[in-house]
RNA sequence: GGGGUUGUAGUCUAGUCUGGUUAGGACUCUACCUUGGGGUGGUAGCAACCGGAGUUCAAAUCUCCGCAACCCCA
Repeated sequence: GGGGUUGUAGUCUAGUCUGGUUAGGACUCUACCUUGGGGUGGUAGCAACCGGAGUUCAAAUCUCCGCAACCCCA
């Protein structure tokens, strides 16, 4: 330098192919219940689409330009 894959809560991950319900789940965290206290268990809550632009009535999803990580070629 060329090509490919991936990017979603603090962590891991589903959803992207085929655009459409309030973006779902697990762990963590917070509050409460439970306990003499802790742990376990239960209930509730907080928290996310890498950045920008475009297409569209509507974009995590499609297109383009970047950024980052990994892989292959040179």
Transfer RNA from Candidatus Iainarchaeum sp., 74 nucleotides, folded computationally. The coordinates come from a structure-prediction model, not an experiment, and the mean pLDDT is 82. It matches the Rfam family "tRNA". The family's RNA type in Rfam is transfer RNA. The sequence is in RNAcentral, with records from ENA.